c-di-GMP-I-GGC riboswitch aptamer, 86 nucleotides, folded computationally. The coordinates come from a structure-prediction model, not an experiment, and the mean pLDDT is 85. It was read from a public genome assembly, where an Rfam model found it.
């Protein structure tokens, strides 16, 4: 230091609901636990959702720009608790 146990001490909190905030996605703050070994934190790439504006179409949806959102989708980055057995 890698590795993640029927280990030990403990953490987060997803649906839904209420309450405020926003056009919207969604966030906040109680409550509630589906789950999580980084379900701590960065929005840098992509995904995937919103909102606006354009083409193109003609009522079904589609491409392209810009702006947000998501970190409990991937990937990166960056920090941490314990230590079995290898």
């Nucleotide at each position: 230091g890698c590795c993640g146990a029927u280990a030990a001490g403990g953490g987060c909190a997803a649906a839904c609901c209420a309450c405020c905030g926003g056009u919207a996605a969604c966030g906040g703050u109680g409550g509630g636990a589906c789950g999580c070994a980084a379900a701590g934190c960065c929005a840098c790439a992509g995904a995937u959702c919103c909102g606006c504006c354009a083409a193109a179409g003609a009522u079904c949806g589609u491409u392209g720009g810009c702006g947000g959102a998501c970190a409990g989708c991937u990937g990166g980055g960056u920090u941490g608790c314990c230590a079995a057995a290898g």